[in-house]
Context: one part of a larger RNA
């Protein structure tokens, strides 16, 4: 992992409540116990008790009233306004382990020191080698000592190193040979040494040269049994079918925030039936948002006017004057605001004996829930950085709980809400060259960028369309040829300044077809080149600006490129228009199923219409298994079971035939449950 079997809402109660059925009914009902028949059942007796028929008060008590109070015109509860009770079944609740499995823990009583820690008693073990303390002897030495030398001696938590004990490093091993080992290497090895045997200390206790170590492969509190099915607001699991409706992820409170309670939203039943509810329109109202505005509040730019102040002049003081400084108030112009408003929408909300649509969707009461982590998109805001697949509100839609078509793929975007069947039709979004269903469709334009097929400020004789304006056969624009002079080197400044470093300006005047006291380059300054301006040649359009369409640059990311791909350029791109077609579980067609409504009748059928996505969840109807009762069947001429085929039912399932099997088993109607498995790291067995 697979298969088989087992495996989770049960049972009890003079318990509560609701619904259904049945009996009796202002009443209903027995419990214990006893008797009878006979059996694990039935009949009878039994009125103790319980519920109801009357309430109010704490109570005495009073009573259709009562309590409060000295007393109520009061106020509270109640009556007038009238059904219960018993049994059974079902839903839910309560008390019990209460749907099943699951802790870590807590407490009680015991069992453990044959492992290990420490201690006590008694034994035992430590090859070999090295070093050579004290002491002692002899010699030297001294006044005597000290001291020196040579011997002797054999100390030591001494040295080297086996046994023994330990475990430093590396490698292997890590479903191991081994639940701590192997190989090499290493530390101690006469000591606080190693070890045998016997004994002691016990669980909030021991023991500990102390690591929270060790106390039988278990230790921040051992193990075994019991309390015990501890508790688990937590996780997981919870078993057949069809069918109707169908949520929530919000508010308030919560030692509350992943839990609960009440309300909201769902479902089932009963009632109410109207001036119900809802939508659209009409009519009557509410409001201070968007926008706008500056009349208030505040903020604010420039100018004017002008208090006050600063600076400054005359000035001993006083006083007066100036001001391109700051600036109140006022005036003009401009302009800002969630906590400003002289104004002010759309949407929204409320009302309405109005109209139309719908037709109980509204509302009331009762039984049963689930939900309290929501998410994305559009719109209006707050927070953030006018960041986030961010966060927090409001509002609408969708996902959640929604399949189908489109979007290459893609919960939420666009289209559209799947009862079932069909090798039928029409459409939506989106598409129609090929992949790939349908136009290589049409008309008129645009784009040349592989733009389409990612992006801004900004930049540019890209190109197309529209417009404004200037010059132009009295010859424009471009090109070419020629000229572009004189007073004068204008004045100043300067070493110099001559059109061309800089400053000044009434930037003049003359000759001219025209020529600036000079547009650039250039020189130390001149010179030189050039431009404006003019003439000639040529011959028809040429400039400047505005606005719009489509393009260009700006344009940089990590494995190979790409619009989904191939490919596409008067298009298979873009703009505008036109006609076809394709395209979904939409709609239609045909057949069928179920439910509801209406009609008809032969009263269980027909016809017509509508409805039938669905998680949590509520309601309804069925199938299968085992046993029991009643009735009735089958079976050695072959039951159950196994296996295979056919038929049948919307389905759970059912029926029949063949083969196998070898003794029991169905059907109908009721009843009762140890009543349905794929999941629980489920349990047991097998493979």
């Nucleotide at each position: 992992g697979c298969c088989a079997a087992c495996g989770a809402g049960u049972u009890a109660c003079u318990c509560g409540u609701a619904u259904g059925u049945u009996g009796c009914a202002a009443g209903g009902u027995u419990a214990a116990u006893c008797c009878c028949c006979u059996u694990a059942g039935g009949g009878g007796a039994g009125u103790a008790g319980c519920c109801g028929u009357a309430g109010c008060g704490a109570a005495a008590g009073c009573a259709a009233g009562u309590c409060u109070g000295a007393a109520a015109u009061g106020g509270g509860c109640u009556a007038a306004u009238c059904a219960g009770u018993a049994a059974c079944a079902u839903g839910c609740g309560g008390u019990a382990g209460a749907c099943g499995c699951g802790a870590a823990a807590c407490c009680g009583g015991g069992u453990g020191a044959g492992c290990u820690a420490c201690c006590c008693u008694u034994g035992u073990c430590c090859a070999g080698g090295a070093u050579g303390a004290a002491g002692u002897g002899a010699g030297g030495g001294u006044a005597a000592a000290a001291c020196c030398u040579c011997a002797u001696g054999g100390a030591g938590g001494u040295c080297c190193g086996a046994a023994c004990c330990a475990a430093u490093a590396u490698a292997g091993g890590u479903u191991g040979a081994a639940a701590a080992c192997u190989a090499u290497u290493u530390g101690g090895a006469u000591g606080a040494g190693g070890u045998g045997a016997g004994g002691g200390u016990a669980g909030g206790g021991g023991u500990g040269a102390a690591a929270g170590g060790c106390c039988a492969a278990u230790c921040a509190a051992a193990c075994c049994c019991g309390g015990a099915g501890a508790u688990a607001g937590c996780u997981c699991g919870u078993a057949u079918u069809c069918u109707u409706c169908g949520a929530a992820a919000u508010a308030g409170c919560u030692u509350u925030a992943g839990g609960g309670c009440u309300a909201g939203c769902c479902u089932c039943g009963a009632g109410u039936a109207a001036u119900a509810g809802u939508g659209u329109g009409g009519c009557g109202g509410a409001g201070g948002u968007a926008g706008a505005g500056c009349a208030c509040u505040g903020a604010u730019u420039g100018g004017g006017c002008u208090a006050g102040g600063g600076c400054u002049g005359u000035c001993a003081c006083a006083a007066c004057g100036g001001u391109a400084c700051c600036a109140a108030a006022c005036c003009c112009a401009g302009a800002c605001a969630a906590a400003c408003u002289c104004c002010g929408a759309a949407u929204u909300c409320c009302g309405u004996g109005c109209a139309c649509a719908u037709g109980u969707u509204u509302c009331u009461c009762g039984g049963g829930a689930g939900u309290c982590a929501g998410g994305c998109a559009g719109u209006g805001g707050g927070g953030g950085a006018u960041a986030a697949g961010c966060u927090u509100c409001a509002u609408u839609g969708c996902c959640a709980a929604g399949a189908g078509g489109g979007g290459a793929a893609c919960a939420a975007c666009c289209c559209a809400g799947a009862c079932c069947a069909u090798c039928a039709a029409c459409u939506a979004a989106g598409g129609c060259c090929c992949c790939a269903a349908a136009a290589u469709a049409g008309u008129a334009g645009u784009u040349a960028a592989c733009a389409g097929a990612g992006a801004a400020a900004g930049g540019a004789u890209g190109u197309u369309a529209a417009g404004u304006u200037g010059c132009u056969u009295a010859g424009a624009c471009a090109a070419c040829u020629a000229g572009a002079a004189u007073g004068u080197u204008g004045g100043c400044u300067u070493a110099g300044a001559a059109g061309c470093a800089g400053c000044c300006a009434u930037u003049c005047a003359u000759u001219u077809a025209a020529a600036g006291a000079g547009u650039g380059c250039g020189u130390a300054a001149u010179a030189g080149c050039u431009c404006a301006c003019u003439a000639g040649u040529c011959a028809a359009g040429c400039g400047a600006c505005u606005c719009a369409g489509c393009g260009c640059c700006g344009a940089c990311a990590a494995u190979g490129c790409u619009c989904g791909g191939g490919a596409c350029u008067u298009a298979a791109a873009c703009u505008a228009c036109u006609u076809g077609c394709c395209g979904a579980a939409g709609u239609u067609a045909u057949g069928g199923a179920u439910u509801c409504u209406g009609a008809a009748u032969u009263u269980a059928u027909u016809c017509a219409g509508a409805a039938u996505g669905g998680u949590a969840g509520a309601g309804g109807a069925a199938c299968a298994u085992u046993c029991u009762g009643u009735a009735u069947a089958c079976g050695c001429c072959g039951a159950a079971g196994g296996u295979u085929a056919a038929c049948u039912g919307c389905g759970a399932g059912g029926u029949u035939g063949g083969c196998u099997g070898g003794a029991g088993u169905g059907u109908a109607c009721a009843g009762a449950a140890a009543a349905g498995c794929a999941a629980a790291u489920g349990u047991u067995g097998g493979c």

The part of an RNA shown here (large-subunit ribosomal RNA, domain II) has 687 nucleotides and comes from a Melioribacteraceae bacterium. Rfam family: Bacterial large subunit ribosomal RNA. The coordinates come from a structure-prediction model, not an experiment, and the mean pLDDT is 85. The RNAcentral record of the full RNA draws on ENA.